[in-house]
Molecule: c-di-AMP riboswitch aptamer (ydaO/yuaA leader)
Organism: soil metagenome
C1' cells in the first nucleotide's frame, strides 16, 4: 500500500495512562404466520464460494472433468492469466415466512507490486 471477509464508523462514563464499561449507527447471520411448497424416521440443519460426477484405494485419502468463488493496483465489462475450492457449528430440532425474538461486528494476507481490448 492494496486484498479476502458481514467484521466499520460514532457516542458517554471510568481510568494517570495503558484500558475497561455501555449506547447509537451501518453491515451480516439466525429464529419465527398465513398463503405456497416438501421432507425425515439409515437422522436432520446452520455459517461459508468450498457443491456434483466419475475412477484408484482396505480406509484416510488421491486423481480427472464438470460447476462454484478470489485476485489481476483508479472504477466497470471482457480477453487471458493466476490461485482456491477448506473449516467450524447446532444437538434430535428449525422449509418459505409479515409482524416480532436474536446472535456477530472477528480472523488472515500484502505493499514498489501494477498483462490486453
Nucleotide at each position: 500500500u492494496g486484498c479476502c471477509g458481514a467484521a466499520u464508523c460514532c457516542c458517554u462514563c471510568c481510568c494517570g495512562c495503558c484500558g475497561g464499561a455501555g449506547g447509537g449507527a451501518a453491515c451480516g447471520g439466525g429464529g419465527g404466520a398465513a398463503c405456497c411448497a416438501g421432507a425425515g424416521u439409515a437422522g436432520g440443519g446452520g455459517u461459508g464460494a468450498g457443491g456434483g460426477u466419475c475412477g484408484c484405494c482396505g480406509u484416510a485419502g488421491c486423481g480427472a472433468c464438470c460447476g462454484g468463488g478470489g485476485c489481476u493496483g483508479a472504477c466497470c465489462u471482457u480477453c487471458g492469466g493466476u490461485c482456491c475450492u477448506a473449516a467450524c457449528c447446532c444437538g434430535a430440532c428449525a422449509g418459505c415466512u409479515a409482524a416480532c425474538c436474536u446472535c456477530g461486528u472477528a480472523g488472515g494476507c500484502u505493499u514498489g507490486a501494477u498483462g490486453g481490448a